[in-house]
Context: one part of a larger RNA
RNA sequence: CUAUGGUUAAGGAACUUUGCAAAUUAACCCCGUAAGUUCGCGAGAAGGGGUGCCUGUGGUAACACAGGUCGCAGUUAAGAGGCCCGAACGACUGUUUAUCAAAAACACAGCUCUCUGCUAAGUCGCAAGACGAUGUAUAGGGGGUGACGCCUGCCCGGUGCUAGAAGGUUAAGUGGAUUUGUCAAUUAUCGAUUUAUCGGUAAUGAAGCUUUGAAAUGAAGCCCUAGUGAACGGCGGCCGUAACUAUAACGGUCCUAAGGUAGCGAAAUUCCUUGUCAGGUAAGUUCUGACCCGCAUGAAAGGCGUAACGAUUCGGGCACUGUCUCGACCAUAGACUCG
Numbered sequence: 001c002u003a004u005g006g007u008u009a010a011g012g013a014a015c016u017u018u019g020c021a022a023a024u025u026a027a028c029c030c031c032g033u034a035a036g037u038u039c040g041c042g043a044g045a046a047g048g049g050g051u052g053c054c055u056g057u058g059g060u061a062a063c064a065c066a067g068g069u070c071g072c073a074g075u076u077a078a079g080a081g082g083c084c085c086g087a088a089c090g091a092c093u094g095u096u097u098a099u100c101a102a103a104a105a106c107a108c109a110g111c112u113c114u115c116u117g118c119u120a121a122g123u124c125g126c127a128a129g130a131c132g133a134u135g136u137a138u139a140g141g142g143g144g145u146g147a148c149g150c151c152u153g154c155c156c157g158g159u160g161c162u163a164g165a166a167g168g169u170u171a172a173g174u175g176g177a178u179u180u181g182u183c184a185a186u187u188a189u190c191g192a193u194u195u196a197u198c199g200g201u202a203a204u205g206a207a208g209c210u211u212u213g214a215a216a217u218g219a220a221g222c223c224c225u226a227g228u229g230a231a232c233g234g235c236g237g238c239c240g241u242a243a244c245u246a247u248a249a250c251g252g253u254c255c256u257a258a259g260g261u262a263g264c265g266a267a268a269u270u271c272c273u274u275g276u277c278a279g280g281u282a283a284g285u286u287c288u289g290a291c292c293c294g295c296a297u298g299a300a301a302g303g304c305g306u307a308a309c310g311a312u313u314c315g316g317g318c319a320c321u322g323u324c325u326c327g328a329c330c331a332u333a334g335a336c337u338c339g
Base pairs, nucleotide, nucleotide: 001334002333003332004331005330006329007328008327010325011324014323019320027051028050029049030048031047036041038147052069053068054067055066056065057064058063070074082318083317084316085315086314087313088312089310090309094106095105110145111144112143113142114141115140116139122131123130124129148305149304150303151302153235154234155233158232159231160228161227162226163225164224167223168222169221173217174216181209182208185204186203187202188201189200190199191198192197236254237253238252239251240250263297264294275291276290277289278288279287
């Protein structure tokens, strides 16, 4: 010097991102116990007092009370809650990143939407088959929200979903108008001839086979018409106006499907920003309460509250301490020196 443990005058968080770490507290009995509250809690709230041994009394006894007595100290060693106040988030117990994250994330009971009438919907499988379920809408699947309390506004133009069916569009298929090639044959023409015909070229070309395939017909879907937000989602701008000023209950105008309601608000959301005011401090970019010009809050991607709960996060206080002023000493194990 390093690690682990112990003690420390005076001070007591001045340390530090942060009381991290350490210290304090601690068992049992008695007294006593606030706000708040879902009346269960909060609560071991907080805060006090006692505890050995001897004798006596009561008692079956544990034990209780009274008197006495020893020590600095009696749960005599060890083991054994620090507490309070305010705020955020999540109701809660639970779950999670085996091996850097335990949380405000996930789950949750409750709420809600939607699908499903049973050979259910849904899922796995090529299939057989199985699960769902030996269940049957008070059941089962899926999505969202997340106890409880008070609530959950407006917009259906776009997207989705549901319903509708008049019209438009529309596949295969049906349908065959038309059409291509081939070809008997006929005609024209050229050549050869035994004048009977034969060969070549061109045109026309029935039936058959082949090619093409028009009109017409033809479902769902889409277009279309409605509905639907606890479906995906969205929820304005400019100008003027009141007996000082300021502001604008009010008016005008443009646009929109509709222009953000209640509530909350510099917030886990506020850029400007350490906003402004108040509180707390001698001094406060944090914290709390307000204000509201919300860069860019807002109602089940829920809004706002909320007792209890939390190894959660932020702020403050009491107690306590080597965290610090500022160090010191001791023990053990290393390092180091000698061997």